A computed fold for a 160-nucleotide RNA from a chicken gut metagenome, annotated as Lysine riboswitch aptamer.
It matches the Rfam family "Lysine riboswitch aptamer". Gene Ontology term of the family: lysine biosynthetic process. From the family's description: Riboswitches are metabolite binding domains within certain messenger RNAs that serve as precision sensors for their corresponding targets.
The coordinates come from a structure-prediction model, not an experiment, and the mean pLDDT is 81.
The RNAcentral record of the sequence draws on MGnify.
[in-house]
RNA sequence: UAGAGGUCGCGUUUUUCAAGAGUAUCCUGCCAGAUGUGUUCAGGCGCAGUGGAAAGCAGGAGAAAGGGGAGGACGCCGAAAGGUGCAGUACCUGAACCUGCAUACUUGGGCAUGUAGCUAAGAACUGCAUGACUGUCAUCGUGCUUGCGAUGGAGAGCUA
Repeated sequence: UAGAGGUCGCGUUUUUCAAGAGUAUCCUGCCAGAUGUGUUCAGGCGCAGUGGAAAGCAGGAGAAAGGGGAGGACGCCGAAAGGUGCAGUACCUGAACCUGCAUACUUGGGCAUGUAGCUAAGAACUGCAUGACUGUCAUCGUGCUUGCGAUGGAGAGCUA
């Protein structure tokens, strides 16, 4: 420098479908009678409210995001993900969620099970543990049919 791992390899983006959900929210009526609210929690500062808050019932209208299935396009093989640090983040402060950047700190890869987080969710994603499978190299044994078996390591690896 160029390649390989795989039949869910990794990520980004886009089209469509389902779900989210007859939910959130809004309007009207009944009931009711003091709280509700500015993403979540705490503090502060505001806004609305007896000219009727919240909750509940009935009727009417009625979403969206993230995530998922199928297809397309693009970039790739530390692809990427997590951790940590810094910065930003719906009125202010702190924390959280989320986003971006940096990082040889961890992880070869996908899957299954359990558990925790996130979530509308028994889905998906992320962390940890366990299990077999799989790719690669090393050592040992066996074979010469160029394979098989056992143990171990890690991508800063492996092959050319």